[in-house]
Context: one part of a larger RNA
């Protein structure tokens, strides 16, 4: 030195543990903000240095309303002082008060939490100085004064009333839009209409009630899932991308204008005829812009593709009053009653609002003071019990019957959800004719350029945009994958519309999900430390013991650090650097060999 046994240090693996992740389910809920959010700066506790929680000069908090019942003055974090509470405190829950400074930040400035004004109340002072309240930023929309060049008007100024502005993790609609990359290279092409960058709304958004598909049968808006399929195609026919019909599922819903036609209102023109008008039929009367056109505003109607609709005719239909120049029949309008429908998310609307639900809680059965181990009994024995409860945690070891709870029930003054009804609006219906009338135009189409469609100009249909051109109008006009026929189908060029879907956050459940290198980037004071000018990037770190009973007092030491006694504890080799305590790796003692 080496190899062995033992004993140790060292380390912090492995077991076990969870207070924290993760998924997935069901239910509820989803926008905050000029009433100043989001986010934070600086305060604030008797002693409070500091850090987190809460608060906000009325600062671990004030007022009301509930709820609860005995203790309390958050937490690391103990302790000193003094307080509070059955006149009900802390504490849980609604509502309210206050709410410094910065932050859209908005009285101006500014290198955020800071400087400096004005107007007008008010406190103070003899005066200012200084203090407190309340106003004052820009943009639109809207009304009303004023009012130039340049008369009338405009522009502009002023004021007043309303709104915006900012944030948001993810989803969402719309303008923009990469490239690496794949094609084993690279241009088309593909990454990808992704990432990225703007704008816009909403708890959802978007889309929607056929100029849709179908196929000669028929279907009947839209979305979202499954098939249909990796098919049909598209593709340097490469790498790739990639439908639709049809079928099966969630959900389910369908309206309103514009026109025409009538009425009013208001503007403009015409024309002096009683033409024409006064609802139609007879009969009488009446009228001179009262007539007719042509624009616009309101109300009525009207909304469709087996063509609707309107004007015109027919015929059916509750009662009442009331109108229009008069009288008769008839027809119309208006009210009101009666019967019928309908309704707050679209189709018109507002309001009150019951049941229930949500935001705190309550009740809630049943074992032993026996006997062994044991520090402990929640273990084994005995001998009971309760169960609409034998999920599940906790308790000194494994507890239905100790605590918390669980099964079943109860419960809201206050704010939110909900809407049962009250309420509110609406009702004339069938048919017929017609070569009267309307039925979204600088559009549809076409042409070039381009884009979106699975479809890359192709035989390229369909949608959308740019530029030039440019119809029909119901005896219309769109599609059916180039064109044309004949068929079928569906009416564009105005709108609105709930769930089925997406996404997040609460609760509340569940795991052949993780258990501290795992599971979130964080079980621990983490988006910290630290790194980076910066954008950014970003850790490590959980465990004494049942209970601190956290080791009083000797001793060595440097009034140490550490250690020895000595007490506690079931155990101290459980002593805080603290459960287990592998492993290299470092001793020490004995034994063998060199």
């Nucleotide at each position: 030195g080496g190899c062995g046994c033992a004993c140790g240090g060292u380390g912090g693996a492995u077991g076990c543990c969870u207070u924290g992740g993760c998924a997935c389910c069901a239910a509820g809920g989803g926008c905050c903000g000029a009433u100043g959010a989001a986010g934070g700066g600086c305060g604030u506790g008797g002693c409070u240095a500091g850090g987190c929680u809460g608060c906000g000069a009325u600062a671990a908090g004030c007022c009301c309303c509930g709820g609860g019942g005995a203790g309390c003055c958050g937490c690391c974090a103990a302790g000193c002082a003094g307080g509070c509470g059955u006149u009900g405190a802390u504490c849980c829950g609604g509502g309210g008060a206050u709410g410094c400074c910065c932050g859209a930040a908005u009285g101006g400035g500014g290198a955020a939490a800071c400087c400096c004004g004005c107007c007008c109340g008010g406190g103070g002072u003899a005066a200012u100085g200084c203090c407190c309240g309340g106003g004052c930023a820009u943009c639109g929309c809207c009304g009303c004064c004023u009012g130039a060049a340049u008369c009338c008007a405009u522009a502009g100024g002023g004021c007043g009333g309303c709104g915006a502005g900012g944030g948001c993790a993810a989803g969402u609609g719309g303008g923009g839009g990469a490239a690496c990359u794949g094609a084993a290279a690279c241009a088309u092409c593909u990454u990808a209409g992704u990432a990225c960058c703007c704008c816009g709304a909403g708890g959802a958004a978007a889309a929607g009630a056929a100029a849709u598909c179908a196929a000669c049968c028929g279907a009947g808006a839209u979305u979202c899932c499954c098939c249909a399929a990796g098919u049909a195609g598209c593709g340097g026919c490469g790498a790739g991308c990639g439908a639709a019909c049809g079928g099966g599922g969630a959900a389910g819903a369908g309206c309103c204008c514009a026109a025409a036609c009538c009425g009013u209102c208001g503007g403009g023109a015409c024309u002096u005829a009683g033409u024409g008008g006064c609802c139609g039929g007879c009969a009488g009367g009446c009228c001179u812009a009262u007539g007719u056109c042509c624009c616009g505003g309101c109300g009525g109607g009207g909304u469709u593709g087996c063509a609707g609709g309107u004007c015109c005719c027919g015929g059916c239909a509750g009662g009442g009053a009331g109108g229009g120049c008069u009288g008769c029949c008839g027809a119309c309008c208006u009210c009101c009653c009666a019967c019928g429908g309908a309704g707050u998310u679209a189709c018109a609307a507002a309001c009150c609002g019951a049941a229930c639900c949500c935001u705190a809680g309550c009740c809630g059965a049943a074992g032993g003071a026996c006997c062994c181990u044991g520090g402990a009994a929640c273990g084994g024995g005995c001998c009971g019990c309760c169960a609409g409860a034998g999920a599940g945690g906790g308790u000194g070891a494994a507890a239905g019957c100790c605590c918390c709870g669980u099964a079943g029930g109860c419960g809201a003054a206050a704010g939110g959800g909900g809407g049962a009804g009250g309420c509110u609006c609406c009702g004339g219906c069938c048919g017929g004719u017609g070569a009267g009338c309307c039925u979204g135009a600088g559009u549809a189409c076409c042409a070039c350029g381009g884009g979106a469609c699975a479809c890359g100009g192709g035989a390229a249909a369909u949608c959308c945009c740019g530029u030039g051109g440019g119809a029909a109008g119901c005896a219309g006009g769109g599609g059916g994958g180039a064109c044309c026929a004949c068929c079928c189908u569906c009416c564009a060029a105005g709108g609105c519309u709930a769930a089925a879907u997406a996404c997040c956050c609460u609760u509340g459940g569940u795991g052949a999900c993780c258990g501290a290198u795992a599971g979130u980037g964080c079980a621990c004071c983490a988006g910290u430390a630290c790194c980076g000018u910066g954008a950014g990037g970003g850790a490590a770190a959980g465990g004494u013991g049942a209970a601190a009973a956290g080791a009083a007092c000797c001793c060595c030491g440097g009034u140490g650090a550490g250690g020895g006694g000595a007490g506690u504890g079931a155990a101290a080799u459980a002593g805080a650097a603290c459960c287990u305590g592998a492993a290299a790796c470092c001793g020490u003692g004995c034994g063998c060999c060199u």
Molecule: large-subunit ribosomal RNA, domain I
Organism: Chloroflexota bacterium